This is a predicted structure of a 706-nucleotide part of an RNA (large-subunit ribosomal RNA, domain II) from a Microcaldota archaeon.

[in-house]
Context: one part of a larger RNA
RNA sequence: GCCAUGGAGUUACUGGGUGUGGCGAGGCGAAAGCCGAAGCGAAAGCAAAAGCAUGCAACAUCGCAAGAUGCGAGAUGCGACCUCCUAAUCGGGGUUCAGUCACCCUCAGCAGACCCGAAGCCAUUGUGAUCUACACCUGAAUAGAGCGAAGUUGUUCUGACGAACAAUGGAGGCUCGCAACUAGUGCUAGUAUAUUCUGCUUAGGUGAUUUGGGUGUAGGGGUGAUAGUCCAAUCGAACGUGGUGAUAGCGGGUUCUCUUCGAAAUGUCUCUAAGGACAGCGUCUCUGGAGAAUGAUAUAGCGGUAGAGCACUGAUUACUGGGAACGGCUCCGAGAGGGGUCGCCUGGUUCUCAAACUCCGAAUGCUGUAUCUUCUAAGAAGGAGGCAGUCGGGUUUCACGGGGUAAGCUUGUGAGCCCUUACGGGAACGACCGUACGUGGGGUUAAGGGCCCUAAAUGCUGGUUAAGUGUUAAUCGUAAAGGAAACUCCACCCAAAAACAAUCGGGAUGUAGGCUUAGAAGCAGCCAUCAUCUAAACAACGCGUAAUAGCGGACCGAUCGAGGGUGCAGUUUUUGAAGAUUCACGGGGCUAAACCAGCUCCCGAUACCUCACCCGUACCAAAAGUACAGGAGUAGGGGAGCGAUCGUAUUUCACAGAAGUAGGGCGGCAACGUCCUAUGGAGAAGUAUGAUACGAAUAUCAUGGU
Numbered sequence: 001g002c003c004a005u006g007g008a009g010u011u012a013c014u015g016g017g018u019g020u021g022g023c024g025a026g027g028c029g030a031a032a033g034c035c036g037a038a039g040c041g042a043a044a045g046c047a048a049a050a051g052c053a054u055g056c057a058a059c060a061u062c063g064c065a066a067g068a069u070g071c072g073a074g075a076u077g078c079g080a081c082c083u084c085c086u087a088a089u090c091g092g093g094g095u096u097c098a099g100u101c102a103c104c105c106u107c108a109g110c111a112g113a114c115c116c117g118a119a120g121c122c123a124u125u126g127u128g129a130u131c132u133a134c135a136c137c138u139g140a141a142u143a144g145a146g147c148g149a150a151g152u153u154g155u156u157c158u159g160a161c162g163a164a165c166a167a168u169g170g171a172g173g174c175u176c177g178c179a180a181c182u183a184g185u186g187c188u189a190g191u192a193u194a195u196u197c198u199g200c201u202u203a204g205g206u207g208a209u210u211u212g213g214g215u216g217u218a219g220g221g222g223u224g225a226u227a228g229u230c231c232a233a234u235c236g237a238a239c240g241u242g243g244u245g246a247u248a249g250c251g252g253g254u255u256c257u258c259u260u261c262g263a264a265a266u267g268u269c270u271c272u273a274a275g276g277a278c279a280g281c282g283u284c285u286c287u288g289g290a291g292a293a294u295g296a297u298a299u300a301g302c303g304g305u306a307g308a309g310c311a312c313u314g315a316u317u318a319c320u321g322g323g324a325a326c327g328g329c330u331c332c333g334a335g336a337g338g339g340g341u342c343g344c345c346u347g348g349u350u351c352u353c354a355a356a357c358u359c360c361g362a363a364u365g366c367u368g369u370a371u372c373u374u375c376u377a378a379g380a381a382g383g384a385g386g387c388a389g390u391c392g393g394g395u396u397u398c399a400c401g402g403g404g405u406a407a408g409c410u411u412g413u414g415a416g417c418c419c420u421u422a423c424g425g426g427a428a429c430g431a432c433c434g435u436a437c438g439u440g441g442g443g444u445u446a447a448g449g450g451c452c453c454u455a456a457a458u459g460c461u462g463g464u465u466a467a468g469u470g471u472u473a474a475u476c477g478u479a480a481a482g483g484a485a486a487c488u489c490c491a492c493c494c495a496a497a498a499a500c501a502a503u504c505g506g507g508a509u510g511u512a513g514g515c516u517u518a519g520a521a522g523c524a525g526c527c528a529u530c531a532u533c534u535a536a537a538c539a540a541c542g543c544g545u546a547a548u549a550g551c552g553g554a555c556c557g558a559u560c561g562a563g564g565g566u567g568c569a570g571u572u573u574u575u576g577a578a579g580a581u582u583c584a585c586g587g588g589g590c591u592a593a594a595c596c597a598g599c600u601c602c603c604g605a606u607a608c609c610u611c612a613c614c615c616g617u618a619c620c621a622a623a624a625g626u627a628c629a630g631g632a633g634u635a636g637g638g639g640a641g642c643g644a645u646c647g648u649a650u651u652u653c654a655c656a657g658a659a660g661u662a663g664g665g666c667g668g669c670a671a672c673g674u675c676c677u678a679u680g681g682a683g684a685a686g687u688a689u690g691a692u693a694c695g696a697a698u699a700u701c702a703u704g705g706u
Stems, first nucleotide, its partner, number of pairs: 001706006011111001013109005019103005026035003039046002051078004059070004080095005114253004121243003125240003133217009142207001144176003147172001151168007181204003186200002189198002219235001221231002256641006266279005280390002282387006291375003295372008307360001308358002313354003318349006327342006393418003397415007423434003438613007448603003451588003457600001459599006470590002482575007490567005502559005508532003513527003538553001541552003614631002616628004642695001644692010660679008
């Protein structure tokens, strides 16, 4: 992992609610008594009266019917009454009569309270020192070699103390050491079911040494050359048991079917932010009794956004007129004073702006009214109650904001979508496009497509592109300034007195202009830039030489013979453009099967139309029938069922073969039911009703098997 079996909303009590039943101003209980029939007030205390009107259902009468009238439970309004507040009111609560007991279901509270899961805390509850720490008692072990302390002896020296030398001697937490023994430094080498073992290497190795046996110290305690170490693979408080089902706002799991409706990720408060309470949004029931609306048009109002503007506030460019008892610089002047300029004040013209500016001002929006439309007595609006879930949302979808350089960023508002949603398209894809789903047929379309993969035109008309540009609706997945070309529209210029391009020829003379300079001859530099001859030809536009030379250009002629040139705009191509797979057309491939404009046809979905059936809801006792602008769905609410085990009653089956087991057939939307055959060998089933330790695929679930 797989298989089998087990495995999670239970029970008691107390309350709320729906339903059913009994009795009923009472109900229940053996009784005490409890609930109800009276309330209001903090309390002292005081203490409920009939009524009138509107009017749904029902009923009655009239009517062919539509409907009308009467009455009118419940409902609504007014009044009256009790009480509190008050000087008195207004006003608050209550009365004008329905409860209570039991049972099913459901929810809450209290309890372990759906099941499993901590780390922990406590105990006048026990077990541990065969591991290990320390201590005590009693034993054992320690090759060999080296160094050579004290002491001693001898000799020599000395006045003496004593000294030196030579021997002897054998001290030491001394030295070396793969002897034994102990440790465990490095290789983090190999090996190993948890700290092991092996190899090489390494440390201690007469000592605070190592070690056998015995004994002692016990859990807030021991032991500790101290590391919070060690106390049986467990230690910043051991292990077992008990309190104990500790607690867990956290994590995981929570078991049959069909059917119907169908959310929320928001507001407020919270020692609150992973939770909760109330409201909001869902569902179901009751009540109610006539209007409602998310729509359209018109109309009457509301408003200060987009935009726009500069009339206010604030910012701001340039110019200009005027002013002053004022200021800086500067000019003239002996001074008084005057002039210029910058600033200041105040007009005018002008450029540019604003979330916290507005002389203005939309669209959309909001409110009322009218008409239409839609819904509504087959019951609208409104109201009450039962049961929830939700309080982490997301979104490169669209629009509008705040923060940020930006982000598949963050934080908002409105709408859509996803979440909770399948299907077709977008190659693949949660939110993009189309469109929302009962089952099975037939047809038509949507988005998107129609060369092949791959359903459908290698369709048609007119253009563009030569770059594989492109073959991408958007996201995923950007390309710019600049340069070079092509096409189209328009404008201007040149051109049969011949344009533009090409080819052939000319491109001269004064002159090598003057100056400068070694030289300077069109072409280093400076100045000037004339004239002649001409069809035309620069005192020279470029290359070139030391300087000349030489080669082109401008300009002119000839040949040729019809368009040529420039600019604005639009479209297209190219360059700019560098990355790691053949790597961004989905691929093949395509010169259209690319792009632009237009036309016709076709394909294409669970959409739409249509047929049959199933289911739901309403009318309805039921069935049939009719209607549906019914059939998606997470959390969740409601409804209807299937199956299991055990009772009671009843109807049956069974040795001419029960249950069970195996295989197969049939029925039911399903949970499931039933039949046949074989096996098996003695019990079993239906219906009604009651009861429940009642349904498994998931819990690192438990036990067993494999």